[in-house]
The part of an RNA shown here (large-subunit ribosomal RNA, domain I) has 535 nucleotides and comes from a Blastocatellia bacterium. The coordinates come from a structure-prediction model, not an experiment, and the mean pLDDT is 83. Its Rfam family is "Bacterial large subunit ribosomal RNA". Rfam links the family to the GO terms ribosome and structural constituent of ribosome. Lineage of the source: Bacteria > Pseudomonadati > Acidobacteriota > Blastocatellia.
Context: one part of a larger RNA
RNA sequence: GGCAUGCGGUGAAUGCCUUGGCACUAGAAGGCGAUGAAGGACGUGAAAAGCUGCGAUAAGCGACGGUUAGGAGCACAUAUCCAUUGACCCGUCGAUUUCCGAAUGGGGGAACCCUAUAUACUACUGCUUGAAUACAUAGAGCAGAAAGAGCUAACCGAGGGAAGUGAACCAUCUCAGUACCUCGAGGAAGAGAAAAUAAUAAUGAUUCCGCUAGUAGCGGCGAGCGAACGCGGAGGAGCCUAAACCAGUUGGGCUUGCUCAAUUGGGGUCGUGGGACCAGACACAACGGAAGAGAAUGAUCAGCGGAAGGGCGUGGAAAAGCCCACCAUAGGACGUGAUAGUCGUGUAUGCGAAGAUCUGAAUCUCCAGUUUGGCACCCGAGUAAUGCGGAACACGAGGAAUUCUGCAUGAAUUUGCCGGGACCAUCCGGUAAGGCUAAAUACUCUCUAGUGACCGAUAGUGAACCAGUACCGUGAGGGAAAGGUGAAAAGAACCCCGGCGAGGGGAGUGAAAUAGUACCUGAAACCGCAUGCUU
Numbered sequence: 001g002g003c004a005u006g007c008g009g010u011g012a013a014u015g016c017c018u019u020g021g022c023a024c025u026a027g028a029a030g031g032c033g034a035u036g037a038a039g040g041a042c043g044u045g046a047a048a049a050g051c052u053g054c055g056a057u058a059a060g061c062g063a064c065g066g067u068u069a070g071g072a073g074c075a076c077a078u079a080u081c082c083a084u085u086g087a088c089c090c091g092u093c094g095a096u097u098u099c100c101g102a103a104u105g106g107g108g109g110a111a112c113c114c115u116a117u118a119u120a121c122u123a124c125u126g127c128u129u130g131a132a133u134a135c136a137u138a139g140a141g142c143a144g145a146a147a148g149a150g151c152u153a154a155c156c157g158a159g160g161g162a163a164g165u166g167a168a169c170c171a172u173c174u175c176a177g178u179a180c181c182u183c184g185a186g187g188a189a190g191a192g193a194a195a196a197u198a199a200u201a202a203u204g205a206u207u208c209c210g211c212u213a214g215u216a217g218c219g220g221c222g223a224g225c226g227a228a229c230g231c232g233g234a235g236g237a238g239c240c241u242a243a244a245c246c247a248g249u250u251g252g253g254c255u256u257g258c259u260c261a262a263u264u265g266g267g268g269u270c271g272u273g274g275g276a277c278c279a280g281a282c283a284c285a286a287c288g289g290a291a292g293a294g295a296a297u298g299a300u301c302a303g304c305g306g307a308a309g310g311g312c313g314u315g316g317a318a319a320a321g322c323c324c325a326c327c328a329u330a331g332g333a334c335g336u337g338a339u340a341g342u343c344g345u346g347u348a349u350g351c352g353a354a355g356a357u358c359u360g361a362a363u364c365u366c367c368a369g370u371u372u373g374g375c376a377c378c379c380g381a382g383u384a385a386u387g388c389g390g391a392a393c394a395c396g397a398g399g400a401a402u403u404c405u406g407c408a409u410g411a412a413u414u415u416g417c418c419g420g421g422a423c424c425a426u427c428c429g430g431u432a433a434g435g436c437u438a439a440a441u442a443c444u445c446u447c448u449a450g451u452g453a454c455c456g457a458u459a460g461u462g463a464a465c466c467a468g469u470a471c472c473g474u475g476a477g478g479g480a481a482a483g484g485u486g487a488a489a490a491g492a493a494c495c496c497c498g499g500c501g502a503g504g505g506g507a508g509u510g511a512a513a514u515a516g517u518a519c520c521u522g523a524a525a526c527c528g529c530a531u532g533c534u535u
Base pairs, nucleotide, nucleotide: 001534002533003532004531005530006529007528008527009526015520016484017483020455021454022452023451024450025449026448027447028446029444030443031151032150039100040099041098042055043054044053046078050074051073061094062093063092064091065090066089070082071081072080105114106113107112115118119146121148122147124144125143126142127141128140129139155186156184157183158182159181160180166173170220196203197202207234208233209232210231211230217225218224238436239435240434241380245266246265247264248263249262250261251260252259253258254257271414273379274378275377277374278373279372280371281370282369288367289366291365292364293363298358299357300356301355303351304350305349309324310323311322312321325342326341327331333345334344335343385409386408387407388406389405390404391403392402395421416431417430418429419428420427471478472477491519494506495505496504497503
């Protein structure tokens, strides 16, 4: 020096554990904000750095309700206090709520400064003024009331709108109307009561799901893109206007009773065409309704009752073992010194609110005629349609219908008009150019209850721990590491060495201290000590 064995150091793997995550189910909620939000700054305790709570009434104040013996948060200890005249704790409703922040009296380098008491601005209502320009209008000023403004995870509608990529290159095409930007809204949004779809038979608003079907088609007919009819389900709901006509109000024109314009009320709403008007006949309320009032009931927001076990030995400890019992609408779960139906919290089940929020029965208000004949008044115009240029439709200009519209033209009024994939005829279906509409559908920042052939500290959220922290960056932004004594601190009185150290040795606690806070287990690399063999 090497090898082996034993005992240690270092080190942190592994095992076990879980306070935290992940995914989902059911229900709730789906908003907060000028009555000042979200988010912060600064304060606030006996002592008080941080977190949490709170706001100069500052770990809190009041009322009502629940609960019951202790309490003054994390957080030990001390001091001082509170409490059966009910503290602390829990729920509901109030009070207070500095400063910044949409931030709104003015300013500003957020949490500050100045003036002095100001809703800043916009919209609305009213009043006063008031040009070009006579009446007027625009504009200006004042007052009132309190609508908007900002924040917010996804879902939704709309306006804009890529590229990497694929096509084994690439340009049409694809990715994709995706990502992203902007605007807007709701608890859902959007769509929606046929100018529909069909085909000689019919269906009957919209939406969503399963098929139809990777079919018919589209496509440098490449890569790829990709329906509908129809069938089966979920859900189910239909309505209001414009016009004709009648009556009124205001204003204008004049031929002074006509007309025009605006406006209010009635009327009217349809495809078997409907309605108005004129003339007649019948009915006068049944049933229905998505609006308003009403408030029984129920739900949520604190809680309450809630069955049944003892012994023996082992052990530090019994819930394990053995013996004999009991309950069960409760043998879900968690905890308790090892594994508990009968020890604790609970569970099944039954009950509960002074107050707050939601739900919303009866009832009331409100809404709503039918029909025959005549007449030919009305039935949504720069619209439909056409041409050109684009876009959407599964459909890339194609034989290209249908829908939208930038430019240019530009109809008809029921004997009308549109569609049925160029176009024409026949036939069939419908009634555009106004509007509203629940449910079935999408999502989850959040709350309640629960589930898992999900993770178990290099995993699972970036974050189990004072984490969007420390730290990095001018900034946008990037972004960690870090869990475990023990059943209980019983956290080692006292003695000794030592610097009145650090650290250690005794003693003591404990089942265990090689469980001593650098603390469960404690592998390997690496470093020692001892012994044996060997060179």